[in-house]
Context: one part of a larger RNA
RNA sequence: CCUACAGCAGGACAAAAAGACCCCGUGGAGCUUUACUGUAGCUUGGUAUUGAUUUGAUGAUUUAACUUGUAUAGCGUAGGAGGGAGAGCUUCGGCUCGUCCAUGAAACACCUCCCGGUUUAAUUUUCAAAUCUCACUCUGGCCGUUAUCCGGUUGGAGGACAGUGCCUGGUGGGCAGUUUGACUGGGGCGGUCGCCUCGCAAAAGGUAACCGAGGUGCCCAAAGGUCGGCUUGGUCCCGAUGGACAUGGGACUGUAAGUGUAAAGGUAUAAGCUGGCUUAACUGCAAGACUGACAGGUCGAGCAGAUGCGAAAGCAGGGCUUAGUGACCUACCAACCUCAAGUGGCAGAGUUGGUAACAACGGAUAAAAGCUACCCCGGGGAUAACAGGCUAAUCGCGCCCAAGCGUCCACAGCGACGGCGCGGUUUGGCACCUCGAUGUCGGCUCGUCCUAUCCUGGGGGUGAAGAAGCUCCCAAGGGUUUGGCUGUUCGCCAAUUAAAAGGGCACGUGAGCUGGGUUCAGAACGUCGUGAGACAGUUCGGUCUCUAUCCGCUGUAGG
Numbered sequence: 001c002c003u004a005c006a007g008c009a010g011g012a013c014a015a016a017a018a019g020a021c022c023c024c025g026u027g028g029a030g031c032u033u034u035a036c037u038g039u040a041g042c043u044u045g046g047u048a049u050u051g052a053u054u055u056g057a058u059g060a061u062u063u064a065a066c067u068u069g070u071a072u073a074g075c076g077u078a079g080g081a082g083g084g085a086g087a088g089c090u091u092c093g094g095c096u097c098g099u100c101c102a103u104g105a106a107a108c109a110c111c112u113c114c115c116g117g118u119u120u121a122a123u124u125u126u127c128a129a130a131u132c133u134c135a136c137u138c139u140g141g142c143c144g145u146u147a148u149c150c151g152g153u154u155g156g157a158g159g160a161c162a163g164u165g166c167c168u169g170g171u172g173g174g175c176a177g178u179u180u181g182a183c184u185g186g187g188g189c190g191g192u193c194g195c196c197u198c199g200c201a202a203a204a205g206g207u208a209a210c211c212g213a214g215g216u217g218c219c220c221a222a223a224g225g226u227c228g229g230c231u232u233g234g235u236c237c238c239g240a241u242g243g244a245c246a247u248g249g250g251a252c253u254g255u256a257a258g259u260g261u262a263a264a265g266g267u268a269u270a271a272g273c274u275g276g277c278u279u280a281a282c283u284g285c286a287a288g289a290c291u292g293a294c295a296g297g298u299c300g301a302g303c304a305g306a307u308g309c310g311a312a313a314g315c316a317g318g319g320c321u322u323a324g325u326g327a328c329c330u331a332c333c334a335a336c337c338u339c340a341a342g343u344g345g346c347a348g349a350g351u352u353g354g355u356a357a358c359a360a361c362g363g364a365u366a367a368a369a370g371c372u373a374c375c376c377c378g379g380g381g382a383u384a385a386c387a388g389g390c391u392a393a394u395c396g397c398g399c400c401c402a403a404g405c406g407u408c409c410a411c412a413g414c415g416a417c418g419g420c421g422c423g424g425u426u427u428g429g430c431a432c433c434u435c436g437a438u439g440u441c442g443g444c445u446c447g448u449c450c451u452a453u454c455c456u457g458g459g460g461g462u463g464a465a466g467a468a469g470c471u472c473c474c475a476a477g478g479g480u481u482u483g484g485c486u487g488u489u490c491g492c493c494a495a496u497u498a499a500a501a502g503g504g505c506a507c508g509u510g511a512g513c514u515g516g517g518u519u520c521a522g523a524a525c526g527u528c529g530u531g532a533g534a535c536a537g538u539u540c541g542g543u544c545u546c547u548a549u550c551c552g553c554u555g556u557a558g559g
Base pairs, nucleotide, nucleotide: 001559002558003557004556005555006554007553008552010551011550012549015545022380023379024378025377027376028375029372030371031370032369035178036177037176038175039174041171042170043169045167046166047165048164049163051132052131053130054129055128056127057126059125060124062122063121064120065119067117068116069115076108079114080113081112082111083110086097087096088095089094136158137157138156139155140154141153142152143151144150181193182192183191190210194216195215196214197213198212199211217361218260219319220318224278225277226276227275228274229273230272232256233253234252235251236250237249238248258267259266261324263322264321265320282305283304284303285302288299289298290297291296294362307316308315309314330356331355332354333353334352335351338349339348387434388432389430390429391428393427395423396422397421398420399419400418404414405413441516442514443513444512446508447505448504449503450502451501454479455478456477457474458473459472460471461470462469481495482494483493484492485491522540523539524538525537526535527534528533
C1' cells in the first nucleotide's frame, strides 16, 4: 500500500421535514374592540287582525236656533251690501220708529243676502279616560276517548289590551362580511409622501440617496392698467434742543437698498418709490413654439368686438419671474341654448361656469381599527437573528515624538498632547454562500494549534548590596488546582499551588452526551393595553430521531 472483518463518529455545508424564527403576498384563518357596514334579538311608534257604550276636550266639520259687533262727531253700541217711504202695536182715541233735518268717510224704520264672534242642540269625526262583551288569550269540569295533542260543550279569569303580520326610529361584537397604505441599508418604532428655490449635477437638457439647506397650501380693488415724475443703501463731516440712529446740507462709495411672501435668477432706461386718471384681474378666438411616457403644464404674435390711459407712437387678456394645488364620477347653485319618446307642457337629460376632496396630494370604496406564542399556505438567502466572509469605527497589542514625573536626571520605571502600524478573540457596519433547514448559550468528554509566556529554562538593564522585585530579550518541551454562589460564560468569595497565562479551531466538539438557560403550545405575578393580547421583565412546567453508503480514523487478520 491492497483486501476483509470488528469498531469510532471528524467530513460528505450527511439524512429526515419545499424553515415553525424573520420578511414579503393589495394570501388565509381564529380572536378583540368606543374600526366600517350589516344583522338575529330586544325595544319605540303607526297600521291590520279590532268590536260596543258613556263621559270629557278653547278639538275639528256641517246644520239649526239664540245672541252679538262701542274710535271721534252724531239723541246713540253705525259689522258690510242691496231694496226702500213707509213699518210695528192698537182699547181705533192714539202711541213708537223711520223718511226729513243735523252729524259723519259711511244713516238709521222695514225686507233680503253676506262677514266675524259667544252660547246651546244635533250630526259625523279625532284625541283622552272609563265601562262592557263578541273577536282574541289563558284556564277548570264533562264528552269524542282506554289520548297531558286537538276539537266540541259548559264555567272562570283577562280583553279589544296582549299576541301576531307589514312599515318605522333606537339599541345591538350576540352573530356575519371585510378593511386596517407605501418608502425603509431586514421589519417595527421614529420620519416622510404634493408643489416651489438652491447645492450635489461632472460648463446644453436631464440625473439618485432616510444627501445638505429653506419655503408653500396664500395675499393685493391695489400691491392691477396706463401716463408723468423721482432714486436707493452705507460711511465720514457740518448743523438748536438732537443722542449710534428723526429732519437739513456736503463729500466719498457705486447696487451693498428695495422687490407683499423662501431661495435663485433679474432689476437704476428701473421690475424700486411716488402722483393723476382708471378696470385689459375683458368677451370670442388663435398662427406657431417649448416641455412631458401619457394625462397635463407653459409661452404666444396676430384677428374681431367692447374698453382704460396717453398729445401721440403705443401699452393693457392681472401682479419682476419661478410655489399658493386635485383627474374622472357625483351632489348642489346659476345661466343659456338643445333634447324631452304621437303632440303641447312637466319630470328628467345635455352644455357652460361656480362650490364641495381625495395632504398616502395620478385621487382603489359612498363607507373601515387591532391581536395571534393556537396558528396556516405560497415564496425569499431579493431580507433579519447563528456561524462564515469583507471592513476595522470600537476592541487588543506594539512602535514614533518627548512636555512632564522620577531629590538631581526625558527614557531604572513611567509618560501628557499628538502621530504610525499590527492583530482579527469584543461591540458594530455591510447583507456576499446557505431560509426545498449550515441545530443556538453553558457544562461534560476528547483534544489539536498559536504566542502577545502565568510557571519551569537562558539572558540584558535596574532608582540590582544580599534576598525579594520591576522591566525588556530568547524560548511553546512540559505544566497551568479543588471548592461555595449562579443555567451561566464571566465574576465574587474560600483554600491551595511552581503557576492557577491569553487565545484560535463554525464563540472546536449535540448522526459524542447533557438540556440548567434561551426560544412553541399550559399557568401565574408586576407593568402596559377598553380589549384580544404584549414585555432582551419575572415565575412553575415542557417528546433531543435503535441499524454508517462513501471519505477519514482505530484495532485485528491475510497478501
Description:
Large-subunit ribosomal RNA, domain V from a candidate division WWE3 bacterium, 559 nucleotides, folded computationally. It matches the Rfam family "Bacterial large subunit ribosomal RNA". Its mean pLDDT, the model's own confidence on a scale to 100, is 83.